Molecule: transfer RNA
Organism: Clostridia bacterium
C1' cells in the first nucleotide's frame, strides 16, 4: 500500500430465505432467609461502528468510511 476478519445490551455472543431485534452474565425492584450466599419472578438496558444506497420492507445486499485483529509487501 494490498487481501482476509471482526464492529449487534454495561460484558461476552447469537441472529444467512431480506420481514419477530434476542441469550448468557452483570444491574435494578421483589419472593425465599434472622442476615449473606445460592435459588425463584420480574424489569429497565439497544443510533445492529459512522454515512450512503438498493428495495414495499435491510443487523443482513452494494458503495464509501473509521477502529480492531490478522497475512503479504
Nucleotide at each position: 500500500g494490498g487481501g482476509c476478519g471482526a464492529u449487534u445490551a454495561g460484558u461476552u455472543c447469537a441472529g444467512u430465505u431480506g420481514g419477530g431485534a434476542g441469550a448468557a452474565u452483570g444491574u435494578c425492584g421483589g419472593g425465599u432467609u434472622c442476615g449473606c450466599a445460592a435459588u425463584c419472578c420480574g424489569a429497565a438496558g439497544g443510533u445492529c461502528a459512522g454515512g450512503g444506497g438498493u428495495u414495499c420492507g435491510a443487523a443482513c445486499c452494494c458503495c464509501c468510511u473509521a477502529u480492531c485483529g490478522u497475512c503479504c509487501a